[in-house]
Predicted 3D model of a 270-nucleotide RNA (Bacterial large signal recognition particle RNA) from a soil metagenome. The model forms 90% of the base pairs in the Rfam consensus. The sequence is in RNAcentral, with records from MGnify.
RNA sequence: CCGUGCUAGGCGGGGUGCUAGCGGUGCCCUGUACCCGCAAUCCGCUCUAGCGGGGCUGAAUUCCCUCUCUGAGGGGCUGCAGUUCCGAGGUCAGCGCCCUGCUCGUGGCGGUGAUGGUUCGGUCCCGUGGCGAUGGAGACCCGUGAACCAGGUCAGGUCCGGAAGGAAGCAGCCUUAAGCGGUCACCUCCAGGCGCAGCGGGGACUGCCGAGCCGGAGUCAACGAAGUAGCGGCAGCGCCUCGGUACGAGCCUCGAAGGAGGGUGCACGG
Numbered sequence: 001c002c003g004u005g006c007u008a009g010g011c012g013g014g015g016u017g018c019u020a021g022c023g024g025u026g027c028c029c030u031g032u033a034c035c036c037g038c039a040a041u042c043c044g045c046u047c048u049a050g051c052g053g054g055g056c057u058g059a060a061u062u063c064c065c066u067c068u069c070u071g072a073g074g075g076g077c078u079g080c081a082g083u084u085c086c087g088a089g090g091u092c093a094g095c096g097c098c099c100u101g102c103u104c105g106u107g108g109c110g111g112u113g114a115u116g117g118u119u120c121g122g123u124c125c126c127g128u129g130g131c132g133a134u135g136g137a138g139a140c141c142c143g144u145g146a147a148c149c150a151g152g153u154c155a156g157g158u159c160c161g162g163a164a165g166g167a168a169g170c171a172g173c174c175u176u177a178a179g180c181g182g183u184c185a186c187c188u189c190c191a192g193g194c195g196c197a198g199c200g201g202g203g204a205c206u207g208c209c210g211a212g213c214c215g216g217a218g219u220c221a222a223c224g225a226a227g228u229a230g231c232g233g234c235a236g237c238g239c240c241u242c243g244g245u246a247c248g249a250g251c252c253u254c255g256a257a258g259g260a261g262g263g264u265g266c267a268c269g270g
Base pairs, nucleotide, nucleotide: 001270002269003268004267005266006265009057010056011055012030013029014028015027016026020046021045022044023043024042034054035053036052037051038050063263064262065261066260067259069258073254074253075252076251077250078249080248082247083246085244086243087242088241089240090239091238094237095236096234097233098232099230100229101228102227103225104224105223106222107220108219109218116214117213118212119211120210121209122208123207124202125201126200127199128198130196131195132194134191135190136189137188138187141182142181143180144179150175151174152173153172158167159166160165
């Protein structure tokens, strides 16, 4: 150096979470790298740190070690004059909206008298009557309604009479009394937290309404437009402050895969 057969080793790794700590099942990232059983109120171990059983590969591109190389991804810290969103407070002397006043236009009212002034009343309370409405009752009207103790007419029958003719009178029919039922309107009476005006006694004067008088031309609590005034209003937008969230950024840390370098058995035979 070559051949054969073995053994050590290898058959994924990392982060997170849990743990006194280690590993696993779990979740996540890489990447392709055996099988079965156990396992999150956990399963198995103890710094030599999964346990039990089986299989493949096997000393080198494949195992082990190192790295100012490269770096997927994860974790922590910092509210960072960054960006986004949410919440709270403030600001009307930024924008916007609303209200009131002034000006103007249209329209309404106005010499059959505007604004205004003045007088007297009403509104508000108590008392009181008038009218109306409402409710109730009555009357009128209609219907019904008396075996006999209402009336008229009274069949049949009864009585008086020699006869003619009279008398009383049941049933029926009609009309009615008391009673019962109905009734739109008209009429009468009664009632009061109904309404309108009046009278008397009080009250109140701001406003509103009505009447009279003065006076002599404007007025409008209608609409529309523009401008403006107010130490008027609204936190809707904007702005300021604080707190929090998400993304990004900075720092620290762990770190797969890749890359580079180095190291490493045994036996037999030639």
Model confidence (mean pLDDT): 78 of 100.